[in-house]
RNA sequence: AGAGUUUGAUCCUGGCUCAGAACGAACGCUGGCGGCAGGCUUAACACAUGCAAGUCGAGCGCCCCGCAAGGGGAGCGGCAGACGGGUGAGUAACGCGUGGGAACGUACCUUUUGCUACGGAAUAACUCAGGGAAACUUGUGCUAAUACCGUAUGUGCCCUUCGGGGGAAAGAUUUAUCGGCAAAGGAUCGGCCCGCGUUGGAUUAGCUAGUUGGUGAGGUAAAGGCUCACCAAGGCGACGAUCCAUAGCUGGUCUGAGAGGAUGAUCAGCCACACUGGAACUGGAACACGGUCCAGACUCCUACGGGAGGCAGCAGUGAGGAAUAUUGGGCAAUGCCCGCAAGGGUGACCCAGCAACGCCGCGUGGAGGAUGAAGGCCGUAAGGUUGUAAACUCCUGUUAGAGGAGAAGAACAGUACCGAUUGGAUCGGUAUUUGACUGUACCCUCAGAGAAAGCCCCGGCUAACUACGUGCCAGCAGCCGCGGUAAUACGUAGGGGGCAAGCGUUGUCCGGAUUUACUGGGUGUAAAGGGCGCGCAGGCGGAAUAUCAAGUCAGAGGUGAAAUCCUACAGCUUAACUGUAGAACUGCCUUUGAUACUGUUAUUCUUGAGUUCGGGAGAGAGAGACGGAAUUCCAGGUGUAGUGGUGAAAUACGUAGAUAUCUGGAAGAACACCAGUUGCGAAGGCGGUCUCUUGGUCCGAUACUGACGCUGAGGCGCGAAAGCGUGGGGAGCAAACAGGAUUAGAUACCCUGGUAGUCCACGCUGUAAACGAUGAAUACUAGGUGUUGGGUUUUUAACUCAGUGCCGCAGCUAACGCAUUAAGUAUUCCACCUGGGAAGUACGAUCGCAAGGUUGAAACUCAAAGGAAUUGACGGGGGCCCGCACAAGCAGUGGAGCAUGUGGUUUAAUUCGAUGCAACGCGAAGAACCUUACCUAGGCUUGAAAGGCAAGUGACAGGGUAUGAAAGUACCCCUCCAGCAAUGGCACUUGUACAGGUGCUGCAUGGCUGUCGUCAGCUCGUGCCGUGAGGUGUUGGGUUAAGUCCCGCAACGAGCGCAACCCCUACCAUUAGUUGCCAUCAGGUAAUGCUGAGCACUCUAAUGGGACUGCCUACGCAAGUAGUGAGGAAGGUGGGGAUGACGUCAAGUCCGCAUGGCCCUUACGCCUAGGGCCACACACGUGCUACAAUGGAUACAACAACGGGUUGCGAAACCGCGAGGUGGAGCCAAUCCCUCAAAUGUAUCCUCAGUUCGGAUUGGAGUCUGCAACUCGACUCCAUGAAGUUGGAAUUGCUAGUAAUCGCGGAUCAGCACGCCGCGGUGAAUACGUUCCCGGGCCUUGUACACACCGCCCGUCAAGCCAUGGAAGCCGGGGGUACCCAAAGCCAGUGUCCUAACCGCAAGGAGGGAGCUGUUUAAGGUAAAACCGGUGACUGGGGCUAAGUCGUAACAAGGUAGCCGUACCGGAAGGUGCGGCUG
Repeated sequence: AGAGUUUGAUCCUGGCUCAGAACGAACGCUGGCGGCAGGCUUAACACAUGCAAGUCGAGCGCCCCGCAAGGGGAGCGGCAGACGGGUGAGUAACGCGUGGGAACGUACCUUUUGCUACGGAAUAACUCAGGGAAACUUGUGCUAAUACCGUAUGUGCCCUUCGGGGGAAAGAUUUAUCGGCAAAGGAUCGGCCCGCGUUGGAUUAGCUAGUUGGUGAGGUAAAGGCUCACCAAGGCGACGAUCCAUAGCUGGUCUGAGAGGAUGAUCAGCCACACUGGAACUGGAACACGGUCCAGACUCCUACGGGAGGCAGCAGUGAGGAAUAUUGGGCAAUGCCCGCAAGGGUGACCCAGCAACGCCGCGUGGAGGAUGAAGGCCGUAAGGUUGUAAACUCCUGUUAGAGGAGAAGAACAGUACCGAUUGGAUCGGUAUUUGACUGUACCCUCAGAGAAAGCCCCGGCUAACUACGUGCCAGCAGCCGCGGUAAUACGUAGGGGGCAAGCGUUGUCCGGAUUUACUGGGUGUAAAGGGCGCGCAGGCGGAAUAUCAAGUCAGAGGUGAAAUCCUACAGCUUAACUGUAGAACUGCCUUUGAUACUGUUAUUCUUGAGUUCGGGAGAGAGAGACGGAAUUCCAGGUGUAGUGGUGAAAUACGUAGAUAUCUGGAAGAACACCAGUUGCGAAGGCGGUCUCUUGGUCCGAUACUGACGCUGAGGCGCGAAAGCGUGGGGAGCAAACAGGAUUAGAUACCCUGGUAGUCCACGCUGUAAACGAUGAAUACUAGGUGUUGGGUUUUUAACUCAGUGCCGCAGCUAACGCAUUAAGUAUUCCACCUGGGAAGUACGAUCGCAAGGUUGAAACUCAAAGGAAUUGACGGGGGCCCGCACAAGCAGUGGAGCAUGUGGUUUAAUUCGAUGCAACGCGAAGAACCUUACCUAGGCUUGAAAGGCAAGUGACAGGGUAUGAAAGUACCCCUCCAGCAAUGGCACUUGUACAGGUGCUGCAUGGCUGUCGUCAGCUCGUGCCGUGAGGUGUUGGGUUAAGUCCCGCAACGAGCGCAACCCCUACCAUUAGUUGCCAUCAGGUAAUGCUGAGCACUCUAAUGGGACUGCCUACGCAAGUAGUGAGGAAGGUGGGGAUGACGUCAAGUCCGCAUGGCCCUUACGCCUAGGGCCACACACGUGCUACAAUGGAUACAACAACGGGUUGCGAAACCGCGAGGUGGAGCCAAUCCCUCAAAUGUAUCCUCAGUUCGGAUUGGAGUCUGCAACUCGACUCCAUGAAGUUGGAAUUGCUAGUAAUCGCGGAUCAGCACGCCGCGGUGAAUACGUUCCCGGGCCUUGUACACACCGCCCGUCAAGCCAUGGAAGCCGGGGGUACCCAAAGCCAGUGUCCUAACCGCAAGGAGGGAGCUGUUUAAGGUAAAACCGGUGACUGGGGCUAAGUCGUAACAAGGUAGCCGUACCGGAAGGUGCGGCUG
């Protein structure tokens, strides 16, 4: 410090997720030792049992034990029990923190001064008598005190009307002392008051009657409405009162660079509470955790009458919970209480126990050791790895184990003695004595590597990879995502990585997250500028001088507890831990200064703002009047059959006279041209003309005011269209509605009608894509060019002010873009945003007549949603161009019959594959058997073929018999070689590994092929541009068949493609002439290159030439194009072929071959026979033959080329009507054969018909091939003579030696071609042209597509699941109000009853009390209402869920441009109207 994740890729915005640290944790697996810390976060739920607060005989009496000393018991009395310990329920508060303040108290401690006198009456204990189950209690009698009461004194003290009045004590005693009282101080602790700080909600906006203040009184330790009486009407609140929810606060802790954020366990300070609620008593202090009284709930005891209790003390129990320990030891230490003291008490505390809960330390051994052992795993079978790891050798001894020795924590106090001091108090020394932990820490010795390693991870983030299993299953997962037969992602194993007595997971908080932005963000298009203005509060504010010193700055003082953090040093062997010191605690208060800036006050100023005067422009606003054109309607005239409307129609109107046309009239609405990115207005908005009223603004000029300014939460006003109310008006248009069309449907688009509405007046509504998607104001920052209104000017140019546009620099921006009219640079103020959906929804509130508006969530769900730009692809977008793409033609297919392939059906099997173009006369260049993969049946099992090892045998082959459909099976005959041998060769048998598979996967593959497409494209290097994906080059202007070439250009070059190079063909030359040729010469024949001779010609087959827009003319810059140009055999690529860029289609092929994986192994292998692949209601493709006279038949006659031939082609001759047969010459072929080419020509017949067309089908007879033609061959002859008379919708090929037509050859092949591959013969028509269909190329545009339009995607309905709103009600909760009843208690009154102290001789009095009454009040009850939560038949929408239904709304002009507001309508998306926006 970052990383992953939106995309095909990019940049940005933005969320989600991860890596880090931490924890009072829990869970899973594992677990050696020690030190130091911490350990009910949940039920402030209920608690059995024990302990947690006593002590004093030096205050008092009594009782008991004891000879005594002494000890014990309960009680009166004193002090303590208000501390210590626990918990965090309540509390949003002077509760806490911090800093101040005045009107107070303070036992014990301390200082000083003074006093401590004289009396009195009771009472508990105890005795006696009672009550009660108990708890306890009543009466009588006796008694003491440091208990209680009176008197005296009273310096000082308190009150006072200044005369006076009030008011204390306690003694004990060992005679040393210890106490008591009063007063004044101190210290400590506490009470009270104030400034500031201290959670969330405004879907809580008003709250308050003792309320706010005053006077007086009461009360308190003390100020005070603290309480009461009277008076006044105040007090708090947008700087957030009240209400609701949540919460103990702090020092600190965790995190963070910090600022912050979260938190408030342990330790420390404060507060609050003690079963729940209320109350007081005692006391210095309590309204009291282990005190009292009352009420309530609960538990327990009971003799039913009545009583007892309070673990949020320490242990412990139950319950709750994911979860948190021993009913331990000790007062030895530290501290507290009591006591003169000894001492007693102390679950405070010190220790121990439990649990890896945390932090820290140590160990589980060290050194050597290669045959790199074995085993495991992988493997290309070589090896690699585990791995110096182990074994083995030599050592060491931490911890644990055994034995021994053994601390510190202990200082006191007391007693005795000594010393210092002057006597005491006090201090010092000596002696004696005290340890729960504990025989612990530590140390020594002994033995022995012996007893001690796991957990998580290994796709990326993120360090670490292979094998097997599994097969979208099982499972994993923090995010992205893995798993559908080759999973580094699941499970296991090997190996590796990380951490380590722990390791992972889960949860929470901070961080990363600058993702709430003070430090430190944004708002044109990503979320986000309010529709616009006016303006209160608030915030901010021009220049100068002076003043004060609030903000600000500096110094000093106080405080900021300790602990913690940090630094240094020190102590435990180290560390954790602990100690000492320092620094720090960023804060608050006081005080002294400074005065630049902000602020206060005062006085000025003119530049901001405003006023005045003079001009100007304008669809600015309101009211009234007037005008013409057009539409419609009405009346009349002319006139006749249509009009209207559409893509085409129809509804509609019209012979009852329309439309058209003319005249006249009526009515309402809107104002053509001018008209302009012109003007005005704050926005919405404003458009005929004239008049009236009125707002703002601009320019020029002068004087005046003197900061009067800017912004603006709330508030007020304005605010298109639609809509609402009342009343008018209603020509046109037009939601709804009706009809007609379109359509699968058409609740739409189109058409004919048509009502609200649109218009006016008044009132409401208050929203729009109310947009510049850009808040207002001020200042500054290059220019250029239009235009509006002024000024100035010589009415030119220039200049200047105010507007309104375009282009453009710097700068900014994610980019697009903005750019003096900022989205630049700054300042001020306001508004708004914080992932998408749910949702601008629900609830609440508020406004509205309503429709609805404003404000405005959550549960749940997703990992994205989004912006800009890029490359593609696509478009029922555009431009340019090409192609037998269309058009122009020719011939077809589709109809018939047959052939052939396919689908389907059938079958035991009809083997398999190919399926739009790019499957279908395709694989198959040839299924009767074979082929053959299929079916049926019979057989074989190391196999039909190959090679290896081991063992055995010596043959195998061959011949034969039986059986059988054959294969096979069984049997018979015959039967090795080389070598002395070992053994070798060959063959067989057995065994073993293995063979074999046309079995699966072409979506695991190689190779090959098809297709776009012989289309002109596809890329690279360097440079340049861009943040980047990418672009440029390759685009542009021309040109071409072509990214072909030229020109231009931030490009310059290059590669694969194009072209050329290659082959055939067209011309010529050269060379060469046999089997080819024959012009000349010679010979011969009935005739023939037949023969000699020859190579001129043809031809053959090798090498060259030739064509390049080279020349001319025109056009053009050039490239090039045009020309019946010239020349030439050929002219603009001459014609044809081969040649197929980067890539696309998971295209085709595992059945050509090869091959991974899987599967079968007496069978999915192999052999054999027969059958099937040839089936046949049907459908399609490709062909052949025809339908005839441009023909058919017969006769005669002519002219090719490519090819093939020895298991072959096969001549002549003869036979047969023929297929063919006999025959066998010649030929391994320019020699011989196949081989007579046919269309054509000449002649004759047929004369338009189902025919002398056509030949299917069928019968008969044959030929050939072949073991074999039944299923199932081809051909011949005779006979038969179907359909068919030119073919619907639709559709194919072809641009010249082409189409069409005619025959010939070849491969395969025993035989079988209408198919395929070739060859030549005859030989056309047409192309104006590119509008349209199809395909393609380039450029451009839009895009929500990128699996790329066979894309994406919306809504209803149906199903399942989830959360949620409403709802008759039902249940619960907290709070408030009013009333009823009213405990205990304080206070007040009363007190007839009771009464020791004082007065009094007594009676009696004073005083006190029980009781009673009253105020107040907890709990309880009643009532009405508000709020919150739960549940609820039914109901509403929402979200999610591989393959449901209906449509196709959006994205392209998405096929009617889309969207916004509003209204109506419709199964649904949605449609339409009105206004608006361009996204």